[in-house]
RNA sequence: GGGGCUGUAACUCAGAGGGAGAGUGUCACAUUCGCAUUGUGAAGGCCGUGGGUUCAAAUCCCAUCAGCUCCACCA
Numbered sequence: 001g002g003g004g005c006u007g008u009a010a011c012u013c014a015g016a017g018g019g020a021g022a023g024u025g026u027c028a029c030a031u032u033c034g035c036a037u038u039g040u041g042a043a044g045g046c047c048g049u050g051g052g053u054u055c056a057a058a059u060c061c062c063a064u065c066a067g068c069u070c071c072a073c074c075a
Stems, first nucleotide, its partner, number of pairs: 001071007010024004018055001026042005048064005
């Protein structure tokens, strides 16, 4: 330098054009004499960034940033 993959909640991930979700974690309440477990509820993200297409974009296209990886080059 070229190619590929990944980037969504604190963590691990799903979501493949129209509602942003799950598990874990956190908080509250219930249960208990108390703790744990269990149950119910809540908080928490505008989807790496910037553009484009579209009535509408996490989702399609382009650029760019970061991580991983393969190849090439140099030594």
Transfer RNA from a Clostridiaceae bacterium, 75 nucleotides, folded computationally. The source organism's lineage runs through Bacteria, Bacillota, Clostridia, Eubacteriales and Clostridiaceae. It matches the Rfam family "tRNA".